[in-house]
Formats: sequence, structure tokens, C1' cells
RNA sequence: GAUUUAUUAAGAAGAGGUGAGAGAACAGGCUCUGAGAUCCUCUGGCAACCUUUCUGUACAAGGCAGAAAAAGGUGCCAAAUCCUGCCCAAUUCAUGGGAUAGAUAAAUU
Repeated sequence: GAUUUAUUAAGAAGAGGUGAGAGAACAGGCUCUGAGAUCCUCUGGCAACCUUUCUGUACAAGGCAGAAAAAGGUGCCAAAUCCUGCCCAAUUCAUGGGAUAGAUAAAUU
């Protein structure tokens, strides 16, 4: 990098450095930003995918369901993945659902 599966409206910020744009890409909107954003580092935290323990179920083993934990591997800590874009719902608007794309985890390659 690719494939598969699952999740994606919850949750969690301080300091130092940097110094102009930033919010994945393109377009439109909206928002953040010299009262210092973005990014980097440190510290702190959130969450519970991997992990550990217990209970139930099932049992050859594996598994399935629920509860708890947080040492370790990741991830994350403005706004729904910030919103929209394609399809459907009679559909211009609005609203809802789905898809695509993206992100993250685990497994395989």
C1' cells in the first nucleotide's frame, strides 16, 4: 500500500516552541485564527479497538452475550468525519434515510 470486518451526533486541555493561515482533497458554505490558530514537543486527560479479570451461555477447542479494569499497543482531546456535493423518500426549499470518500482499530496479505 491492498482486502475484510467493526465504529464514526458521546467523551477528553494546559504549558513551551513556531508564526499565518487552518478545519483530509476539490467546490460551495460556515467556523477557528496575531487575545497566536495550524503544526511540533512535554505534561495531563478521554475512550475502550487490541488486552486483562469475572459472570452467563455454549463447549473438543474456538466462540457468543453482559459487567468491570486501564499496566501495555494504538487512537483521540473546536464545531456530527463542521455541513453540503451522489441516490431515494412526488421534492424547489427544508427534513430524514442510504451510498461514495475519509478517519480509526483488528485481522489477513
Model confidence (mean pLDDT): 82 of 100. SAM riboswitch aptamer (S box leader) from a Bacteroidota bacterium, 109 nucleotides, folded computationally. Its Rfam family is "SAM riboswitch aptamer (S box leader)". Rfam links the family to the GO term regulation of gene expression. NCBI's taxonomy places the organism under Bacteria, Pseudomonadati, Bacteroidota.